[in-house]
The part of an RNA shown here (large-subunit ribosomal RNA, domain I) has 522 nucleotides and comes from Tragelaphus strepsiceros. Rfam family: Bacterial large subunit ribosomal RNA. The prediction has a mean pLDDT of 82.
Context: one part of a larger RNA
RNA sequence: CGUAGGGCGGAUGCCUAGGCGUAUUCGGACGAGGAAGGGCGCGGAAAGCUGCGAAAAGCCAUGACGAGCCGCAAGCAGGCAUAGACUCAUGGAUACCCGAAUGGGGCAACCCGGUACUGGUAACAGUAUCACUCUUCGGAGAGGAAAACCCGGUGAACUGAAACAUCUAAGUAGCCGGAGGAAAAGAAAUCAAACGAGAUUCCCCAAGUAGCGGCGAGCGAACAGGGAGGAGCCUAAACCGAGAGUCUCCGGACUUUCGGGGUUAUGGAGCCGCAAAAAGUGAAAAAUCCUUAGUCGAACAAUCUGGGAAGGUUGGUCAAAGAGCGUGAGAACCGCGUAGACGAAAAGGAUUUGAGCGGGCGGAAUUCCGGAGUACCACGGGGCACGUGGAACCUUGUGGGAAGUCGGGGGGACCACCCUCCAAGGCUAAAUACUGAAUACGACCGAUAGAGAUAGUACCGUGAGGGAAAGGCGAAAAGAACGGCGGGAGCCGAGUGAAAUAGAACCUGAAACCCUGCGCUU
Numbered sequence: 001c002g003u004a005g006g007g008c009g010g011a012u013g014c015c016u017a018g019g020c021g022u023a024u025u026c027g028g029a030c031g032a033g034g035a036a037g038g039g040c041g042c043g044g045a046a047a048g049c050u051g052c053g054a055a056a057a058g059c060c061a062u063g064a065c066g067a068g069c070c071g072c073a074a075g076c077a078g079g080c081a082u083a084g085a086c087u088c089a090u091g092g093a094u095a096c097c098c099g100a101a102u103g104g105g106g107c108a109a110c111c112c113g114g115u116a117c118u119g120g121u122a123a124c125a126g127u128a129u130c131a132c133u134c135u136u137c138g139g140a141g142a143g144g145a146a147a148a149c150c151c152g153g154u155g156a157a158c159u160g161a162a163a164c165a166u167c168u169a170a171g172u173a174g175c176c177g178g179a180g181g182a183a184a185a186g187a188a189a190u191c192a193a194a195c196g197a198g199a200u201u202c203c204c205c206a207a208g209u210a211g212c213g214g215c216g217a218g219c220g221a222a223c224a225g226g227g228a229g230g231a232g233c234c235u236a237a238a239c240c241g242a243g244a245g246u247c248u249c250c251g252g253a254c255u256u257u258c259g260g261g262g263u264u265a266u267g268g269a270g271c272c273g274c275a276a277a278a279a280g281u282g283a284a285a286a287a288u289c290c291u292u293a294g295u296c297g298a299a300c301a302a303u304c305u306g307g308g309a310a311g312g313u314u315g316g317u318c319a320a321a322g323a324g325c326g327u328g329a330g331a332a333c334c335g336c337g338u339a340g341a342c343g344a345a346a347a348g349g350a351u352u353u354g355a356g357c358g359g360g361c362g363g364a365a366u367u368c369c370g371g372a373g374u375a376c377c378a379c380g381g382g383g384c385a386c387g388u389g390g391a392a393c394c395u396u397g398u399g400g401g402a403a404g405u406c407g408g409g410g411g412g413a414c415c416a417c418c419c420u421c422c423a424a425g426g427c428u429a430a431a432u433a434c435u436g437a438a439u440a441c442g443a444c445c446g447a448u449a450g451a452g453a454u455a456g457u458a459c460c461g462u463g464a465g466g467g468a469a470a471g472g473c474g475a476a477a478a479g480a481a482c483g484g485c486g487g488g489a490g491c492c493g494a495g496u497g498a499a500a501u502a503g504a505a506c507c508u509g510a511a512a513c514c515c516u517g518c519g520c521u522u
Base pairs, nucleotide, nucleotide: 001519002518003517004516005515006514007513013507014472015471018445019444020442021441022440023439024438025437026436027435028434030144037098038097039096040053041052042051044076048072049071059092060091061090062089063088064087068080069079070078103112104111105110113130114129115128116127117126118125119124132141133140134139149180150178151177152176153175154174160167164214190197191196201228202227203226204225211219212218232427233426234425235371239260240259241258242257243256244255245254246253247252265405267369268368269367271363272362273361274360280357281356285353286352287351288350289349290348291347292346294342295341296340300315301314302313303312304311316333317332318322324336325335326334376400377399378398379397380396381395382394383393386412407422408421409420410419411418459466460465479506482493483492484491485490
């Protein structure tokens, strides 16, 4: 070196218990009635996980199921169960200590109390209660948690500009506050353009356009159009009435609270007439449906090979079911299922009915009302795609400060005409955002992949924090009784099995590397 056989090793193939993604549906519930999250306990024996809480792998009731059961988890011991256990669902009971933690304290899971009642001679024990705010003293409220989504407050830098300062990154990250299942926004002092539209939100388009910009880097609309969705309302004031208070020339006036009225820019009050409804909203209860357990569910035999039939052959059957999984190889007809059909004592949800609530139209045009430190102006900022620009508009720190319907805002400086709207009070579903669970699916992964995950464990770090590895005997343990050698490990027989180079360091078992026999070479 070749060849043969082994060892080591764990690639590859096959597999899947676990992940990943998409869609739909439901939900986004929790908490002083003590949560989230923990500590410590609870088993006949009990270290871990799971479950539970001194009533401790559990207790009660109701319903479902129907023969087995006492979790993962074998075995020992002992029990339960057709008088219905176990399991599943619904509703209850119990629920130690810490934790918002709330009697006081505290280095969380510990320490120390007050008051009342009960038991007790007493020591003591048991039960209840004691943080904060409000309170009519009966009671009520808030607190904390929460991945993302939402609104608000505050608010960077790296970076880009090929350096850097305006600018960018970006109102991003971070921090803080708050809320909801969504949030926010929202019924024109809006747009438009000489025509008109008619709250808000989201998508497409307009459009990388108009613009902004050390006119650099970059930033970047709106109108119109098309879709999703569609919903509109309540107050303040005028005027009327009532209560209370203050003043009073006793006629009343003023202030304030409550009720009626009224809500618009073709307004309203007041005055004059006509009508007494409808839309809408919606408690209890009932009915129906849905969710949270479940139930029924068609149709095959023989023979051959084989360890094993679902495979081959022969002859049948069902199909609203020939999706899928399992069963000793490849099963429509063996099992679970599938198509289809059915089901709730209890809890929750939806729809319908529904008591009650809920009040309209016209005319004339004199009077009255229509949100003030507001609009607006100046200065200094911020927001608007818009960097001060010719800079409108929105917002506001300082100063000034109106009109009041013969009024006021806007139409991108400003003025006129014209058009349009009515600020300085408030509410509002849907279309939209995110993702927990369930279900279905996948030209998604298949153990160095797919989640980090067999686990946030082991381990590392003072700490914030970082963070693994690790799958496969066999159809079934039938997991090798018994014998031999050996101190044992192990091996040889025997036995099991289809197979034992399937023997637990167990499927397949590549390469590197190691050993042995034989041959060859130096």